[in-house]
RNA sequence: GGGUAAAUAGCGAAGUGGUAUCGCGUCUCAUUUGCAUUGAGGAGGCCCGGAGUUCGAUUCUCCGUUUAUCCA
Numbered sequence: 001g002g003g004u005a006a007a008u009a010g011c012g013a014a015g016u017g018g019u020a021u022c023g024c025g026u027c028u029c030a031u032u033u034g035c036a037u038u039g040a041g042g043a044g045g046c047c048c049g050g051a052g053u054u055c056g057a058u059u060c061u062c063c064g065u066u067u068a069u070c071c072a
Stems, first nucleotide, its partner, number of pairs: 001071007010024004018055001026042005048064005
């Protein structure tokens, strides 16, 4: 220098056009002498940034940033 993949909640992931789910974690309540476990409920993300297409974009297109990897 060129190719490819990835970026979504505190962490790890799913989500192929209709206002985003799951596990762990976290908070509250119950259970316990207490802790743990278990059960019930809640909070927390507008999806890396910008532009475009579309009635509508996490999703499609382009540019940029970062990370990983391959070639030279």